[in-house]
């Protein structure tokens, strides 16, 4: 320099253009003599950024940023 892939909750990851989700962690409660385990609930998100397409974009397109891998 070029090519490919990744970026979504604190962490690991899902997500057919039509209300953003799970597990874990944390948190509140139940249970227990207490703790652990188990059960229940709530909270937690400018979907990396900027534009474009569309009635509607996490998803499609363009540019940019960061990261990983490969080639030279």
């Nucleotide at each position: 320099a070029c090519a490919u892939c990744c970026u979504u909750a604190g962490c690991u990851c899902a997500g057919u253009g039509g209300u953003a989700g799970a597990g874990c962690u944390g948190u509140a409660g139940c249970c227990u003599u207490c703790u652990a385990a188990g059960c229940u609930g709530a909270a937690g998100g400018u979907c990396c950024c900027u534009g474009g397409u569309u009635c509607g974009a996490g998803u499609c397109c363009a540019g940019g940023a960061g990261g990983a891998u490969g080639u030279a």